[in-house]
RNA sequence: AUGAUGGGACAGGGAGAGACUGUGUUCACUCGCAGCGCCGAAGGAGUAAGCCGUACGAUUGCGGUGAAUCUCUCAGGCAAAAGGACCUGUUUCGGACG
Numbered sequence: 001a002u003g004a005u006g007g008g009a010c011a012g013g014g015a016g017a018g019a020c021u022g023u024g025u026u027c028a029c030u031c032g033c034a035g036c037g038c039c040g041a042a043g044g045a046g047u048a049a050g051c052c053g054u055a056c057g058a059u060u061g062c063g064g065u066g067a068a069u070c071u072c073u074c075a076g077g078c079a080a081a082a083g084g085a086c087c088u089g090u091u092u093c094g095g096a097c098g
Stems, first nucleotide, its partner, number of pairs: 006093008018036001020035005037078003043074001044072003050065006
């Protein structure tokens, strides 16, 4: 010197849903309160098969583990901006393998 899984940084791409109504405030739909309607791709939660254990003693039950872009909508979001799972590229950490 090959440089996997995985992590960080930078760049590019990146959807959905009310610029909602009332009221006070504000340079500004900025902030507070009240009200209804929605979205899922920050984060979070739940979950199948399988596997493990246990009780029973065919087939069964209980518990644990167990994925998501599925489901929920706590959080977040519903003009623009910001954010944004994920994808691509560059770089870096690391060092499976050779």